[in-house]
RNA sequence: GGGGCCAUAGUGAAAUGGGAUCACACCACAAUGGCAUUGUGGGAUUCGGGGUUCGAAUCCCCGUGGCUCCA
Numbered sequence: 001g002g003g004g005c006c007a008u009a010g011u012g013a014a015a016u017g018g019g020a021u022c023a024c025a026c027c028a029c030a031a032u033g034g035c036a037u038u039g040u041g042g043g044a045u046u047c048g049g050g051g052u053u054c055g056a057a058u059c060c061c062c063g064u065g066g067c068u069c070c071a
Base pairs, nucleotide, nucleotide: 001070002069003068004067005066006065007064010024011023012022013021018054026042027041028040029039030038031037047063048062049061050060051059
């Protein structure tokens, strides 16, 4: 210098262009004398910008960061 892949909640991950979901973690309540544990409920998320579309986490372009291959 060139090619490929990836970026979603505190962490790890799902999600045919249409209601953003799950596990753990966190908070509240209940059960217990207390802790642990269990149950119920709750908060928090699409890397940044632009475009296409009735509608974008998803498709396209640019940028940023990471991994990897070639030279």